[in-house]
Context: one part of a larger RNA
RNA sequence: CGCUCGUGAAGGAACUCUGCAACAUGGCCCCGUAACUUCGGGAGAAGGGGCGCUCUCCUCCUUCGGGAUGUGAGAGCCGCAGCGAAAAGGGUCUAGCGACUGUUUACUAAAAACACAGGUCUGUGCGAAGGCGUGAGCCGCGGUAUACAGACUGACGCCUGCCCGGUGCCGGUAAGUUAAGGAAGGGGGUCAGCCGCAAGGCGAAGCCCGCGACUGAAGCUCCGGUAAACGGCGGCCGUAACUAUGACGGUCCUAAGGUAGCGAAGUUCCUUGUCGGGUAAGUUCCGACCUGCAUGAAUGGCGUAACGACUGGACCACUGUCUCCACGAGCGACUCG
Numbered sequence: 001c002g003c004u005c006g007u008g009a010a011g012g013a014a015c016u017c018u019g020c021a022a023c024a025u026g027g028c029c030c031c032g033u034a035a036c037u038u039c040g041g042g043a044g045a046a047g048g049g050g051c052g053c054u055c056u057c058c059u060c061c062u063u064c065g066g067g068a069u070g071u072g073a074g075a076g077c078c079g080c081a082g083c084g085a086a087a088a089g090g091g092u093c094u095a096g097c098g099a100c101u102g103u104u105u106a107c108u109a110a111a112a113a114c115a116c117a118g119g120u121c122u123g124u125g126c127g128a129a130g131g132c133g134u135g136a137g138c139c140g141c142g143g144u145a146u147a148c149a150g151a152c153u154g155a156c157g158c159c160u161g162c163c164c165g166g167u168g169c170c171g172g173u174a175a176g177u178u179a180a181g182g183a184a185g186g187g188g189g190u191c192a193g194c195c196g197c198a199a200g201g202c203g204a205a206g207c208c209c210g211c212g213a214c215u216g217a218a219g220c221u222c223c224g225g226u227a228a229a230c231g232g233c234g235g236c237c238g239u240a241a242c243u244a245u246g247a248c249g250g251u252c253c254u255a256a257g258g259u260a261g262c263g264a265a266g267u268u269c270c271u272u273g274u275c276g277g278g279u280a281a282g283u284u285c286c287g288a289c290c291u292g293c294a295u296g297a298a299u300g301g302c303g304u305a306a307c308g309a310c311u312g313g314a315c316c317a318c319u320g321u322c323u324c325c326a327c328g329a330g331c332g333a334c335u336c337g
Base pairs, nucleotide, nucleotide: 001332002331003330004329005328006327007326008325010323011322014321019318027051028050029049030048031047036041038155052077053076054075055074056073057072058070059068060067061066078082090316091315092314093313094312095311096310097308098307102114103113118153119152120151121150122149123148124147130139131138132137156303157302158301159300161233162232163231166230167229168226169225170224171223172222175221176220177219181215182214185211187209188208189207190206193202194201195200234252235251236250237249238248261295262292273289274288275287276286277285
């Protein structure tokens, strides 16, 4: 010096990113327990008191010898200390997130992530839809729409506005466009034959080559619907008898211009916004305000009792975390062998 322990004057979080770690609390009985609440809870809330041993009495059983239970009552005894050792909750207030119990990155993340009951939409009529397999076949299911599959949301409460122009999906289908195929017609090659003195020319059928009016479905165009489908949800100017503000008006654009809520937020750049609270002092925290850089309604919005090895803030208790370190123990290190 290190590791693991023990003790500590006065102070008591001044330590530090953070009370990290440690201390403290701790059992049983009795008393007593708030807000809030989904009336279950919150609750072991919080906060108090008691506890050993001896004797006497009480209570219950009894074979009358005795035995058992009780923190029942009283009297007394000892120690610093009576759940005498060991095991053995610290608590309170307030916010955020997630309802909850669960699940997860085997070896840096346990969470506000995943899941979840509940909600909604969509598909599927059974040889179902969907999935696995080249296939036979199998799962779905020895199920049948109160079922199964896919997607989103995520208990519960109050709710979930406007936009269908774009994209998707669903429905429609007169017209436009549109493939292979079919095909009237026409062109070309070849050639029996014919013409020609020859060169050469013409050329039926067949075969071959490439055109082709017209015909040809879905799709697309087109017409509708649909947002708990993907998504989206404005600007400028003026205006009230102080000022300020602007219920009101004008104008441009849009598919429609953000409703209820919430709001410097896990979202606020400016920003340590401003005001209030808490502190002697508070970039954090809580309550407000609203100027929302860039909130907002199942990509759910706002609340919410209970719950959480979650995250922020405050307080009580308690402490070597600290002021500021000291001493002790064991084991190492070190010296010698």